[in-house]
RNA sequence: AUAACAGAUAGAGGUCGCACUGUCUAAGAGUAAAUAUUCGGAGGUGGAGGAAUCCUAUGAUGGGUAUUGAAAGGAGUCAGUGCCGAAGGAUCAGUUAUCCUCAAACUGGUGCCUGGGACCAGGAUUAACAGUCCUGGUACUGUCAUCAUAGUAUUAUGAUGGAGAGCUAUCUGGUGG
Repeated sequence: AUAACAGAUAGAGGUCGCACUGUCUAAGAGUAAAUAUUCGGAGGUGGAGGAAUCCUAUGAUGGGUAUUGAAAGGAGUCAGUGCCGAAGGAUCAGUUAUCCUCAAACUGGUGCCUGGGACCAGGAUUAACAGUCCUGGUACUGUCAUCAUAGUAUUAUGAUGGAGAGCUAUCUGGUGG
């Protein structure tokens, strides 16, 4: 002094940035469920299937009427907390109900995918055309690189492309002269 390299610290993207917690509210829903009564007549038994167990003609599943009548997950407002691979997905392992398979929920691992939010279409989930997740697309936006133009330079505009293992700033090591 600092091109390539390594590490540490601190930051930026956004006018819904990401996730979590709590209060209240709406919806869930006059639903599930319980009781009574009635119809009916052989099945029923965690989300699906199978097995096992248990219930059932002293009447199962189911339907009608009447009375009573929830909750969870999710959503919105407000308040707070932690943050910028914040986080989400995928996959593997474990746990959750008697067992098995699939699914669902929770926990942990994996630098496998995604820079960010919005809108549109399809699919999954869900009470829901709310929300969430996945796939694809559209423009927008932040960042860096390349090219072009303008500008004394810093920079600005436009186009193209990449990805967060990134980008910016500072410091240290190391390295080059």
Lysine riboswitch aptamer from Calorimonas adulescens, 177 nucleotides, folded computationally.
The coordinates come from a structure-prediction model, not an experiment, and the mean pLDDT is 81.
RNAcentral holds the sequence, with entries from Rfam.
Lineage of the source: Bacteria > Bacillati > Bacillota > Thermoanaerobacteraceae > Calorimonas.